[in-house]
Context: one part of a larger RNA
RNA sequence: GGGUUAACGCUGGCGGCGUGCCUUACACAUGCAAGUCGAGCGAGGGCUCAUCUCCCGCAAGGGAGGUGGGUUCCUAGCGGCGAACGGGUGAGUAACACGUGGGCAACCUAUCCCCUCGUGGGGGAUAACACCGAGAAAUCGGUGCUAAUACCGCAUGUCAUCGCUGGAGGCAUCUCCAGCGAGAAAAGCCGCAAGGCGCGAGGGGGCGGGCCCGCGGCCUAUCAGCUUGUUGGCGGGGUAACGGCCCACCAAGGCGAUGACGGGUAGCUGGUCUGAGAGGACGACCAGCCACACGGGGACUGAGACACGGCCCCGACUCCUACGGGAGGCAGCAGUGAGGAAUCUUCCGCAAUGGGCGAAAGCCUGACGGAGCGACGCCGCGUGCGGGAUGAAGUCCCUCGGGAUGUAAACCGCUGUCGGAGGGGAAGAGCACGGACGGUACCCUCCAAGAAAGCCCCGGCUAACUACGUGCCAGCAGCCGCGGUAAUACGUAGGGGGCGAGCGUUACCC
Repeated sequence: GGGUUAACGCUGGCGGCGUGCCUUACACAUGCAAGUCGAGCGAGGGCUCAUCUCCCGCAAGGGAGGUGGGUUCCUAGCGGCGAACGGGUGAGUAACACGUGGGCAACCUAUCCCCUCGUGGGGGAUAACACCGAGAAAUCGGUGCUAAUACCGCAUGUCAUCGCUGGAGGCAUCUCCAGCGAGAAAAGCCGCAAGGCGCGAGGGGGCGGGCCCGCGGCCUAUCAGCUUGUUGGCGGGGUAACGGCCCACCAAGGCGAUGACGGGUAGCUGGUCUGAGAGGACGACCAGCCACACGGGGACUGAGACACGGCCCCGACUCCUACGGGAGGCAGCAGUGAGGAAUCUUCCGCAAUGGGCGAAAGCCUGACGGAGCGACGCCGCGUGCGGGAUGAAGUCCCUCGGGAUGUAAACCGCUGUCGGAGGGGAAGAGCACGGACGGUACCCUCCAAGAAAGCCCCGGCUAACUACGUGCCAGCAGCCGCGGUAAUACGUAGGGGGCGAGCGUUACCC
C1' cells in the first nucleotide's frame, strides 16, 4: 500500500447492486417449509331429483323418516407417483474424500425418447364402514361387510435368462451365431366414436449413479518400526457388480526414511486476496463434489436411502400423564434464549423462473421472485452556483504598526440534483388468463437554498504552527521518543494538512 462475512469510537442526507452467527454441530415456544391424483377404487357426509310412509292443517303447504338415482362439493381411507429433488450446515474426514486423467470383458438406472411383441381367462382377501370392547391420552383389539390400475394362481411366450450340442471370433476366466430343452408377463381408465392416457416382456439411447486405477495438494521423526483378515492362494457366501466385502482351508506373507504406524490440524475444488512475477495466504457469498441431520447403532420400503421435516433399538435432554403409559428433535424460513466484540423481518407473493402430482383446470412449493432492517462493502449523487470589501462583526496572533480567519459571511442574482406537494404511470407476461414488487421506477407541473458534514492528524518518518495551561505531574506513543517553568510531541484554542458520508482504531492475510 492492498484486502476483510469484520468489530469498536465519533459522525451520518439519498439511491442502486451486493452482503449479513466467523462464537455453542448449544437448547428451542409458535407458525409455515411436500404434496398431489375422483380420468385407479369402495365408502361416509353435504346438495339435488324421483318415489313411498307417517304427523300437523279445511286447503295451499309445512315437518320427520325410508328407498332409488345424480353430483361440479367436503372428509378420511385403499391404491399410484413424489417424498432419495429442492433447502441447511461443516461436526467428522489426511480418505480414491476432492481435483485431474483413464478403466469396468465386473455393474445398476424410476420418469423421458426410439423400436419389437403382447394386454386372454379366473380367484381369495382387506382398509374405509357398522357393531362390540380396552385406554386419561397416544392408540389398540375382536366380529361382520366391500372395491380396485391393491394381492394371488392359470394360459400364451416375441424376447431376456439358464442348460446341452455344433460353428465362428477375441490379448483376457470371454463374445457372437444356429438348433433343442427349461423358464417367468400384464390393468385398466376416459371418450358416442375416432382415439387418447396407461399396463406387461424385451432391445437400443439418454439422464443419473456404483466400483477400480495412475498422478496431485497440510504440519510433526521430541511418532521408527507397523500389521493376524494381516498379504496372497483355492473353494464358497453375498452384492446391481469386482474385491479378504464376509467365511472355511492352505501358504507366510504385506507396508516402511521416496517417511509406514502414531499424534496434531483440516471438508476438497472452480476460485478469492496479495504480489512485477515466482510465490504466499485463504476457501465467506456463487458454482461442482463430499459428509452430516439431538449422540450412537440398525435395517425396512423403494429404480434410487441405510433416508433432515420415515421406522426400530440404546443414550442424554425437554414436555404431557388419571402414574398404567405416551410425545418430541429448526445444521429448512422467520423467530426466542444462551454464548459472544459481533451478524437481520415471527414480512408480501406464487405474477416470473424452477420443482412435485394431475389428461387438464388446478393444487402444493419459507426453492424462488420481492419488500424490510444494518454506511457491513462497492458504486453513483447531494449538502448549492455566480457576483460580492484594501476586507464588517466576532475570534486568534502581534514588534500594538498590523496580520490571520476571508469571498468566507452578510447582501444581490440564479438553479432545482436531492427534498416536499399535485397529476400521469410502466416493462418485466413469449397463445389467452394471470404483476407480489407497486401507484414502485420513470415522466410532467408547482414550491423552495430551503432539511443534509464530519472524522483523523499537524516533532521526524509524514502533508500540516502559533498562543495559553501544565511542570518527569497530568498525560502521549506505530518506531525513534516527548513532559523535571518559555513543550510546534501532553490539554485547550486559533490556524493549517488529509480524507469525506464517512473518518479513525483494533484484529488477521499478502
RNAcentral holds the full RNA, with entries from SILVA. Small-subunit ribosomal RNA, 5' domain from a mine metagenome, 510 nucleotides, folded computationally. Its mean pLDDT, the model's own confidence on a scale to 100, is 84.